The RNA shown here (SAM riboswitch aptamer (S box leader)) has 121 nucleotides and comes from Lysobacter capsici.

[in-house]
RNA sequence: CAUCCAUCGAGACCGGCAGAGGGACAGGCCCUUUGAAGCCGGGGCAACCCAAGGCGGCGCAAGCCGCGUGAAGGUGCCAAUUCCUGCGGCCCGCCUCAUGGCGUCGGUCGGAAGAUGGUUG
Numbered sequence: 001c002a003u004c005c006a007u008c009g010a011g012a013c014c015g016g017c018a019g020a021g022g023g024a025c026a027g028g029c030c031c032u033u034u035g036a037a038g039c040c041g042g043g044g045c046a047a048c049c050c051a052a053g054g055c056g057g058c059g060c061a062a063g064c065c066g067c068g069u070g071a072a073g074g075u076g077c078c079a080a081u082u083c084c085u086g087c088g089g090c091c092c093g094c095c096u097c098a099u100g101g102c103g104u105c106g107g108u109c110g111g112a113a114g115a116u117g118g119u120u121g
Stems, first nucleotide, its partner, number of pairs: 001121002004118005013042005021031003025086004043078003048074002050070002054067005082113001087110005092103004
């Protein structure tokens, strides 16, 4: 970097250095000198990998799957739903005599994009 699978409405902060930016991208909206990014120290959340094997299922067995338990180690994370929207369907609303059109601050479902973990290359 690519590939596939899973998850993304929950959760979790202080101190030091540093100085203006940050929230992937675009548009919004927001955070920030009552101190951004980044780096360092400590703390925490979670439970993907992981550990131990309690219950159930499958299997001749090895073992696999589901639920539950734990957190020593590997990652990750600690403003806002992945902050919101970004493409499409349906509902809904508005415009039109109608065919039809539009979506401004609407709802819902799916997708895209992105993030994180694990598999494989």
Of the family's consensus pairs, 94% are formed in the model.